[in-house]
Molecule: transfer RNA
Organism: Verrucomicrobiia bacterium
RNA sequence: GGCGGAGUAGCCAAGUGGGAAGGCAUUGGUCUGCAAAACCGACAUGAAUGGGUUCGACUCCCAUCUCCGCCU
Repeated sequence: GGCGGAGUAGCCAAGUGGGAAGGCAUUGGUCUGCAAAACCGACAUGAAUGGGUUCGACUCCCAUCUCCGCCU
């Protein structure tokens, strides 16, 4: 330098045009003599950034940034 893949909450991670799952963590509560465990609840208006398409975009297109792999 060329090609491909990935970027979603503090962390991991699903979703592939119209309602952003789940787990861990955090936090409120129940329980307990206290705690742990267990159980119930809360937790993304902004999905790497900026544009575009569309009635409507995390999802499609373009550019940029970061990371990973392959080729040279």